[in-house]
RNA sequence: AGAGUUCGCCAGACAGCCGCUGCUUCCGCGAGGAAGGAGAGGAAAGUCCGGGCUCCACAGAGCAGGAUGCCGGCUAACGGCCGGACGCCGCGAGGCGAGGAAUAGGGCCACAGAGACGAGUAAGCCCGGGCAACCGGGUGGACGUGAAACGCGGCAACCUCCAUCCGGAGCAACACCAAAUAGGCAGGCUGUGACGUUGCUCGCUGAGCCUGCGGGUAGGUGGCUUGAGCCCGGCAGCAAUGCCGGGCCUAGAGGAAUGGCUGUCCACGACAGAACCCGGCUUAUCGGCGGGCUUUCCCA
Repeated sequence: AGAGUUCGCCAGACAGCCGCUGCUUCCGCGAGGAAGGAGAGGAAAGUCCGGGCUCCACAGAGCAGGAUGCCGGCUAACGGCCGGACGCCGCGAGGCGAGGAAUAGGGCCACAGAGACGAGUAAGCCCGGGCAACCGGGUGGACGUGAAACGCGGCAACCUCCAUCCGGAGCAACACCAAAUAGGCAGGCUGUGACGUUGCUCGCUGAGCCUGCGGGUAGGUGGCUUGAGCCCGGCAGCAAUGCCGGGCCUAGAGGAAUGGCUGUCCACGACAGAACCCGGCUUAUCGGCGGGCUUUCCCA
């Protein structure tokens, strides 16, 4: 100097003008006004896992169903993460991994080959029939093909068996308020138990429920953002992470708020917009910065 690998950070910046939205305080009968401070992501995406929360509900068992699968640890938990062993790829730093059982049973092994799961081709030899060609039976088990052919082979990311784990539904959850109408008509089930509890059975609860026709309403408030939160430092640990101390508050819209113009700078701006919240995984992506490690070449 080049190439690679791994970890972390940023996500255009500054200034001016106009504009948008919530929150807090004040003013106003109200409409609204003033001030302050705040206002999309590393993936907000996919809805794939795991939870918090809400309801079923005061809530149980079994079956079905689903998930995981070496050892140890972390975590609220996980199919996640960290460490180690083993296997594969790579010169290497590193990366990936589907991981219990093939004598419990079933199933599959393309093509090639006579034949790929109970068998068995040819040559040779023996017996019987036949003038002969040949036919029947027995023994025998080559070359070649192929991953594998006298083996008790391979596959369970095929079904299955084993071990462990798992209630369900979801913020359109749920709670409250207001308004309107037709407390309508017809049929059916129901204390000999309706509906409900994911599916089935048992159990539990205990009063309405289902279908068709017809009528009214679609409004408002909460849930709604202080969190398993973020940052810094110290200690323990290989690490994931945990503990202690200090500091910070950082969107809560409700058909959905971040925009427009001008100037300068350079990294020339990609993928892309919260909708209850969080921990992961996966996918998309223009670039910039920093650290560790590996390897090649050159110089000393």
Bacterial RNase P class A from a Pseudomonadota bacterium, 300 nucleotides, folded computationally.
Of the family's consensus pairs, 98% are formed in the model.
The coordinates come from a structure-prediction model, not an experiment, and the mean pLDDT is 77.
The sequence was found by an Rfam model in a public genome assembly.
Taxonomically the source falls in Pseudomonadota (Bacteria, Pseudomonadati).
Rfam family: Bacterial RNase P class A. Rfam classes the family as a ribozyme.